A computed fold for a 102-nucleotide RNA from Glutamicibacter protophormiae, annotated as SAM riboswitch aptamer (S box leader).
Its mean pLDDT, the model's own confidence on a scale to 100, is 81.

[in-house]
RNA sequence: UAACCAUCCCGAGCGGCCGAGAGAUCUGGCUCUAUGACGCCGCAGCAACCACCGUUGAAUCCUAGGAUUCCCGGCCGGUGCUACCGCCAGGACCGAUGGAGA
Numbered sequence: 001u002a003a004c005c006a007u008c009c010c011g012a013g014c015g016g017c018c019g020a021g022a023g024a025u026c027u028g029g030c031u032c033u034a035u036g037a038c039g040c041c042g043c044a045g046c047a048a049c050c051a052c053c054g055u056u057g058a059a060u061c062c063u064a065g066g067a068u069u070c071c072c073g074g075c076c077g078g079u080g081c082u083a084c085c086g087c088c089a090g091g092a093c094c095g096a097u098g099g100a101g102a
Base pairs, nucleotide, nucleotide: 001102004099005098006097007096008095013043014042015041016040017039021032022031023030025091026090027089028088029087044082045081046080049078050077052074053073054072057070058069059068060067061066062065086094
């Protein structure tokens, strides 16, 4: 970088720095913001995609004990996330995050 799969109405904020726009994009709304938003950093937290650990149940396979998958629980690891449903409606080679590859 392009293609594939899954998810996107649950949940979770404080401090420091900065200084004007921000909520991805277009149109129209709605909202946040000098009582400092957005962003960056630190810490804390949420969650459970991957990893790891455990394990009741189910299925399949080989076989008499294992293996794999799904469900479930935990989580000190890798990410992610912590205003508003991805803020809302419509639009489009939509976007974001994770996974497994090229």